[in-house]
RNA sequence: GCCGGCUUGGAAGCGCCUGGACUGGACGAUGGUCCAGUUGACGCGGAGGGGGAGAAGCGAACCAUUCGGCGGGUGCCCCCCGGCGCCGGACUGCGCCGCAAGCGAUGGCUCGAAACCCGGCGGGCGACCGCCGGAACAGGAGCCUCGCAGGUCAUGG
Numbered sequence: 001g002c003c004g005g006c007u008u009g010g011a012a013g014c015g016c017c018u019g020g021a022c023u024g025g026a027c028g029a030u031g032g033u034c035c036a037g038u039u040g041a042c043g044c045g046g047a048g049g050g051g052g053a054g055a056a057g058c059g060a061a062c063c064a065u066u067c068g069g070c071g072g073g074u075g076c077c078c079c080c081c082g083g084c085g086c087c088g089g090a091c092u093g094c095g096c097c098g099c100a101a102g103c104g105a106u107g108g109c110u111c112g113a114a115a116c117c118c119g120g121c122g123g124g125c126g127a128c129c130g131c132c133g134g135a136a137c138a139g140g141a142g143c144c145u146c147g148c149a150g151g152u153c154a155u156g157g
Stems, first nucleotide, its partner, number of pairs: 014071004019067001020039008042059003048080005081098006089153004102148004107144005117134007
């Protein structure tokens, strides 16, 4: 160093890097080649069970490498279990929810991130990497208001 076994830990803008880009070095008349490195997604959101496909939501930043590739994934479709809404009950229809739960709105109130940016510390020849502090800004969420939302059967008033 490789292979095998055992144990432990470790993930969802999450893991990895043979492309590309960038850095250092060597070579080269130039184009460039080789070696060694660096980079390769900023938070928010998100798990009833099973199966399937697979390029899986929201915005921020940048003025473009957050490019490209491989894998994975709480998303999506179908079925199943349970439940919520359609003003009391049963069945059913539609929509929705998995501790929440129908649809709509140029409506009201409240809440609301990190990186980027600025100022610093440390490491590295460098590309870059790690950390501390500061000031903001989302999609959106909650509550309120308004409007709209079955069929059949029976019962009661």